A computed fold for a 535-nucleotide part of an RNA from an uncultured delta proteobacterium, annotated as small-subunit ribosomal RNA, 5' domain.
It matches the Rfam family "Bacterial small subunit ribosomal RNA". Gene Ontology terms of the family: structural constituent of ribosome and ribosome.
Context: one part of a larger RNA
RNA sequence: AUUGAACGCUGGCGGCGUGCCUAACACAUGCAAGUCGAACGUGAAAGUUCCUUCGGGAGCGAGUAAAGUGGCGCACGGGUGAGUAACGCGUGGAUAAUCUGCCUUGAAGUUUGGAAUAACGGCUGGAAACGGCCGCUAAUGCCGGAUAAGCUUUCGGCUUUACCGCCGAAGGGAAAGGAGGCCUCUGCAUAUGCUUCCGCUUUAAGAUGAGUCCGCGUCUCAUUAGGUAGUUGGUAGGGUAACGGCCUACCAAGCCGACGAUGAGUAGCUGGUCUGAGAGGAUGACCGGCCACACUGGGACUGGAACACGGCCCAGACUCCUACGGGAGGCAGCAGUGGGGAAUAUUGCGCAAUGGGCGAAAGCCUGACGCAGCGACGCCGCGUGAGGGAUGAAGGCCUUAGGGUCGUAAACCUCUGUCAGGGGGGAAGAAUGGCGCGGGUGCUAAUCAGCCCGCGAUUGACGGUACCCCCAAAGGAAGCACCGGCUAACUCCGUGCCAGCAGCCGCGGUAAUACGGAGGGUGCGAGCGUUAAUC
Numbered sequence: 001a002u003u004g005a006a007c008g009c010u011g012g013c014g015g016c017g018u019g020c021c022u023a024a025c026a027c028a029u030g031c032a033a034g035u036c037g038a039a040c041g042u043g044a045a046a047g048u049u050c051c052u053u054c055g056g057g058a059g060c061g062a063g064u065a066a067a068g069u070g071g072c073g074c075a076c077g078g079g080u081g082a083g084u085a086a087c088g089c090g091u092g093g094a095u096a097a098u099c100u101g102c103c104u105u106g107a108a109g110u111u112u113g114g115a116a117u118a119a120c121g122g123c124u125g126g127a128a129a130c131g132g133c134c135g136c137u138a139a140u141g142c143c144g145g146a147u148a149a150g151c152u153u154u155c156g157g158c159u160u161u162a163c164c165g166c167c168g169a170a171g172g173g174a175a176a177g178g179a180g181g182c183c184u185c186u187g188c189a190u191a192u193g194c195u196u197c198c199g200c201u202u203u204a205a206g207a208u209g210a211g212u213c214c215g216c217g218u219c220u221c222a223u224u225a226g227g228u229a230g231u232u233g234g235u236a237g238g239g240u241a242a243c244g245g246c247c248u249a250c251c252a253a254g255c256c257g258a259c260g261a262u263g264a265g266u267a268g269c270u271g272g273u274c275u276g277a278g279a280g281g282a283u284g285a286c287c288g289g290c291c292a293c294a295c296u297g298g299g300a301c302u303g304g305a306a307c308a309c310g311g312c313c314c315a316g317a318c319u320c321c322u323a324c325g326g327g328a329g330g331c332a333g334c335a336g337u338g339g340g341g342a343a344u345a346u347u348g349c350g351c352a353a354u355g356g357g358c359g360a361a362a363g364c365c366u367g368a369c370g371c372a373g374c375g376a377c378g379c380c381g382c383g384u385g386a387g388g389g390a391u392g393a394a395g396g397c398c399u400u401a402g403g404g405u406c407g408u409a410a411a412c413c414u415c416u417g418u419c420a421g422g423g424g425g426g427a428a429g430a431a432u433g434g435c436g437c438g439g440g441u442g443c444u445a446a447u448c449a450g451c452c453c454g455c456g457a458u459u460g461a462c463g464g465u466a467c468c469c470c471c472a473a474a475g476g477a478a479g480c481a482c483c484g485g486c487u488a489a490c491u492c493c494g495u496g497c498c499a500g501c502a503g504c505c506g507c508g509g510u511a512a513u514a515c516g517g518a519g520g521g522u523g524c525g526a527g528c529g530u531u532a533a534u535c
Base pairs, nucleotide, nucleotide: 001534002533003532005531006530007529008528009527012382013381014380015379016378017377018375019374020340025338026337027336029335030334031333034072035071036070039069040068042066047060048059049058050057051056079293080292081291088218089217090216091215092214093213094212095211098210099209103206104205105204106203107202108201109200110199111145112144113143114142120135121134122133123132124131125130151172152171153170154169155168156167157166158165177198178197179196180195181194182193219265220264221263226256227255228254231253232252233251234250235249236248237247238246268290269289270288271287272283273282274281275280295316296315297314298313299312318329319328320327321326346372348371349370350369354368355366356365357364358363385415386414387413388412395406396405397404398403419476421471422470423469424468425467429462433458435456436455437454438453439452440451441450479524480523481522482521483520484505485504486503490519491518492517493516494515500507501506
């Protein structure tokens, strides 16, 4: 000088930060991932109105709520640091060894058929969780056929260090519709057609994200010296998006190591942070990047991407329910509880802003986030009054008894009004979006839609907060440590090697500036000391 600090004494206000470092211990409760009716088929009730043969029926509620099929999302965001000494991370490269949903740009297409199934209805099992059988139905769900490229496979040729690229032949291989508007027919119309938008399929590129490989760097111990059989390499095959002992069979006997292999201990890495003149040392809380993990161990499924925190299966430990047959669960998400500990917060408000998911949109969801609450935990700012005031009052302490000192300090007089208190006014953060009106542009046969501009009303958790004005009033707001030397600050009393102090030197055995108290003083000040830790 510093700290995610703790402890003791004390404590007025505000701003900005920050807050389980220990048990990756166990968790009650609530919330933390949904959304789309413009993909699809179903479809209530309460209530209310009317009719009624009083049993009921019809309309509105409402094509709403709700569940189901389907799509996208759930691999992001959020948490933790257990494991990991490793291509994990950092840095620089490679990928002619690779993938990439959504997004952008370009090219082409969007054709013709089919069979199911949930929801639902009926029957039925179970305490429950959850099922079983029969029957019906839709789709952008599923499956055939057609067509097709500059796609893909094989072969041949050209070319290249290398299938990197080009040409030819043969084989393979796609799709789904939805919404708005317009036109046409004697009329109706949800048809057909046209058109716009959103989708769907194939392909080329881009962007973004990711996988893999390599050079260098990355703690301690030699009181760890040898280690290794898929081990090292080859051939062939399998597997992967992709190279590779990644895996398998066969063949060879290699490979690593004092330039520290192997083993053991410790540890997430980093941008940074602290310190220091620097070199260096220490460190990795908060914020950003990467990695790993999600009760413990293992496994795959789906998917563009997971071997998946709030998904699935198996095993285990633990907890809970049970009708004993069987089931349910996973806070290292946000709060919160118990426990551990010297020690670390609210079971708060809001989606108004920023960002994310879904949706054409309105919008819905969002413990991300924005805010508020608690803690002097840290940093910063402000206040606890200002000026005058000597008979140097009273009182305390000291005294050589004269006096000295606390001390302009107080009282008293004159002021001021920060903060806190009361009253009044009162933001910025709001831009969009959609709606209404007006104008322009615009695809099209045409209109609408879409796009752009202007105006209007509308949207704030924080919050009646910040800020401003007024009122009243010196009123409500100072402590802590130290005073032998180091080290700024001295006397008296008590004690008598006792009681005690102490960072080091050392104080205390009858005048102790070193113990305890008092007066006085010194240093800091809403803090001050102590302890711990680092330089």
Record summary
The full RNA is in RNAcentral, with records from ENA, Greengenes and SILVA. Its mean pLDDT, the model's own confidence on a scale to 100, is 84.